[in-house]
RNA sequence: GUUGCAUCCAGAGUGGCGCGAGGGAUCUGGCCCGUCGACCGCCCGGCAGCCUGGCCAUUUGGUCAAGGUGCCAACGCCAGCCCGCACGGGGGACGAUCCUCCCGGGGGACGAUGCGAG
Numbered sequence: 001g002u003u004g005c006a007u008c009c010a011g012a013g014u015g016g017c018g019c020g021a022g023g024g025a026u027c028u029g030g031c032c033c034g035u036c037g038a039c040c041g042c043c044c045g046g047c048a049g050c051c052u053g054g055c056c057a058u059u060u061g062g063u064c065a066a067g068g069u070g071c072c073a074a075c076g077c078c079a080g081c082c083c084g085c086a087c088g089g090g091g092g093a094c095g096a097u098c099c100u101c102c103c104g105g106g107g108g109a110c111g112a113u114g115c116g117a118g
Stems, first nucleotide, its partner, number of pairs: 002117007013044001015043004022033003027080004045072003050068003053064004076110001081107003087104006
């Protein structure tokens, strides 16, 4: 790098040291973080509970957090593509139908993490 499944609106640092200019995956746009030192690395601390393990229950599950990962600004920061009779709402003068545009939202694509496979 390929592939299957699960998860991605919860949670967790005003810590110490190092480095020194960009960073928030990618492209575009927006928005934000950053010389009051971000991002990243190490240490310490923490969150979570995917896998192993212990304990309880035993159709499913719960619990502990020792071991293996992961994670600790903002929803995966937001949008982009499709739908929009899955559902709710708004505009096109009013009511019904239809059409159309949009919002919440839904789905995808891409990506991340875990556990498997080859």
A computed fold for a 118-nucleotide RNA from a Planctomycetota bacterium, annotated as SAM riboswitch aptamer (S box leader). The sequence was found by an Rfam model in a public genome assembly. Model confidence (mean pLDDT): 79 of 100.